[in-house]
Context: one part of a larger RNA
RNA sequence: GGAUGAACGCUAGCGACAGGCUUAACACAUGCAAGUCGAGGGGCAGCAUGGGGCGAGCAAUCACCCCGAUGGCGACCGGCGCACUGGUGAGUAACACGUAUGCAACCUGCCCCCCGCAGGGGAAUAACCCGGGGAAACCCGGCCUAAUGCCGCAUAAGAGGCGCCGCGGCAUCGCGGCGCGUUGAAAGCUCCGGCGGCGGGGGAUGGGCAUGCGUCGCAUUAGCUAGUAGGCGGGGUGACGGCCCACCUAGGCGACGAUGCGUAGGGGUUCUGAGAGGAAGGCCCCCCACACUGGCACUGAGACACGGGCCAGACUCCUGCGGGAGGCAGCAGUGGGGAAUAUUGGUCAAUGGGCGUCAGCCUGAACCAGCCAAGUCGCGUGUGGGAGGACGGCCCUGCGGGUUGUAAACCACUUUGGCCGGGGAGCAACCGGGCGCACGCGUGCGCCCCUGAGCGUACCCGGAGAACAAGCAUCGGCUAACUCCGUGACAGCAGCCGCGGUAAUACGGAGGUUGCGGGCGUUAUCC
Numbered sequence: 001g002g003a004u005g006a007a008c009g010c011u012a013g014c015g016a017c018a019g020g021c022u023u024a025a026c027a028c029a030u031g032c033a034a035g036u037c038g039a040g041g042g043g044c045a046g047c048a049u050g051g052g053g054c055g056a057g058c059a060a061u062c063a064c065c066c067c068g069a070u071g072g073c074g075a076c077c078g079g080c081g082c083a084c085u086g087g088u089g090a091g092u093a094a095c096a097c098g099u100a101u102g103c104a105a106c107c108u109g110c111c112c113c114c115c116g117c118a119g120g121g122g123a124a125u126a127a128c129c130c131g132g133g134g135a136a137a138c139c140c141g142g143c144c145u146a147a148u149g150c151c152g153c154a155u156a157a158g159a160g161g162c163g164c165c166g167c168g169g170c171a172u173c174g175c176g177g178c179g180c181g182u183u184g185a186a187a188g189c190u191c192c193g194g195c196g197g198c199g200g201g202g203g204a205u206g207g208g209c210a211u212g213c214g215u216c217g218c219a220u221u222a223g224c225u226a227g228u229a230g231g232c233g234g235g236g237u238g239a240c241g242g243c244c245c246a247c248c249u250a251g252g253c254g255a256c257g258a259u260g261c262g263u264a265g266g267g268g269u270u271c272u273g274a275g276a277g278g279a280a281g282g283c284c285c286c287c288c289a290c291a292c293u294g295g296c297a298c299u300g301a302g303a304c305a306c307g308g309g310c311c312a313g314a315c316u317c318c319u320g321c322g323g324g325a326g327g328c329a330g331c332a333g334u335g336g337g338g339a340a341u342a343u344u345g346g347u348c349a350a351u352g353g354g355c356g357u358c359a360g361c362c363u364g365a366a367c368c369a370g371c372c373a374a375g376u377c378g379c380g381u382g383u384g385g386g387a388g389g390a391c392g393g394c395c396c397u398g399c400g401g402g403u404u405g406u407a408a409a410c411c412a413c414u415u416u417g418g419c420c421g422g423g424g425a426g427c428a429a430c431c432g433g434g435c436g437c438a439c440g441c442g443u444g445c446g447c448c449c450c451u452g453a454g455c456g457u458a459c460c461c462g463g464a465g466a467a468c469a470a471g472c473a474u475c476g477g478c479u480a481a482c483u484c485c486g487u488g489a490c491a492g493c494a495g496c497c498g499c500g501g502u503a504a505u506a507c508g509g510a511g512g513u514u515g516c517g518g519g520c521g522u523u524a525u526c527c
Base pairs, nucleotide, nucleotide: 001527002526003525004524006523007522008521009520010519013379014378015377016376017375019372020371021337026335027334028333030332031331032330035080036079037078040077041076043073044072047071048070049069050067051066052065053064055062056061087290088289089288097214098213099212100211101210102209103208106207107206111203112202113201114200115199116198117197119153121151122150129142130141131140132139133138158183159182161180162179163178164177165176166175167174168173188195189194216262217261218260223253224252225251228250229249230248231247233245234244235243265287266286267285268284269280270279271278272277292313293312294311295310296309315326316325317324318323343369345368346367347366351365352363353362354361355360382413383412384411385410392404393403394402395401396400417468419463420462421461422460423459427454432449433448434447435446436445437444438443439442471516472515473514475512476497477496478495482511483510484509485508486507492499493498
């Protein structure tokens, strides 16, 4: 000098764009953050419509009861999603990550393409109803019933087995063809247009596994190792493997740093530097790991699963003392810790995600708004003229000067931002509605209408008006900028050298100067 997720002191007008718990992976009140589908199903708690009954009233109508008939729909069965998104960096020195390969050792829901199929049966169960237990959380028993829920049967390209043939390779083998016998599927709904279901092949996407190389410090850590190293056989897995197991062999790793200890998420990148290099990994993107702590599996295409389950533990809460409930490292917010880090805001309008034929619903993802000079960039605090070089301040003193200083006053002008008044986008494309056209009749195209949280915002026009807007640090040398007064080794300064003991350009104040400027200094850290 540059840099920072900074903090502290003084000061502070505006905007745009970025950023904002680096500490206690400490504990958390409250609200929200994952639902959706009635075009899978039985139903009807609540709402609405319709129908019926009864009552009040002259009537319109109103109140109550009944009917799932219709729109819909709480709870329930079922499907898909909840493994994405979002958070954090604790652990991890490891195939975790980066890079380059391999899988002839593997999987892949939804999506795309192709081939084929959907025949015929059965048994349950929730809701509901009945009964019971419990303070509650909830639980138990009995009876009934449905399905795109569950289970047999039939059919079979496929799969595994055997036999034959061909091609290929990398040892086990891989690919293709034929034959035999074994096993193995399905589901309906509909507004009649469609939407789905099952088997197989291929693709795409996502993942799993293996390997080469790279990947911090300490040798004041030198030896480490029994599933250890390898083999045979088996179990297990989607798959290879000592992953696991029985048996056999006695190996395996290590100064090219094993093992131990400490530290640490890795990368793209970022900072610095002429570069080589050094340092860092906050925001954003990719990967990994974690979800109160430890362990475990279930479901599923996918998890050993942040807002699922079970067990154990610590902690907090409720209790009728028998027993229960909970997990913000999601968004806000609270306490605590700390030098220090924000609102218990708005909207699904856009983008994206889940579900749904759609309409749509959900979405603290996201988009916006709020707070903070915490950063970068831009703008303003006026512009031109103006000497009797005014007053005042400060300094010198020969009483006349010097300086502040064109600075002010004063004259002429301008009007960004702010203030007042008026106008006012764009983000909007969808979807849906209307009209028209085309055809393969529910799709495509065209026009119009509807849809905006931010927002009456940005922006534009007009008006008044220099009006409302400058500080901070420094001035001995390094280092740019000097005098006076006070103090008198005191009080104090200080990055280094060093200043201060009676004329201190070094302390404190004043005037002036210099530097930077909505900031300026200090501290911390890196180069």

Small-subunit ribosomal RNA, 5' domain from a Muribaculaceae bacterium, 527 nucleotides, folded computationally.
Model confidence (mean pLDDT): 86 of 100.
The sequence was found in a public genome assembly.
Lineage of the source: Bacteria > Bacteroidota > Bacteroidia > Bacteroidales > Muribaculaceae.
It matches the Rfam family "Bacterial small subunit ribosomal RNA".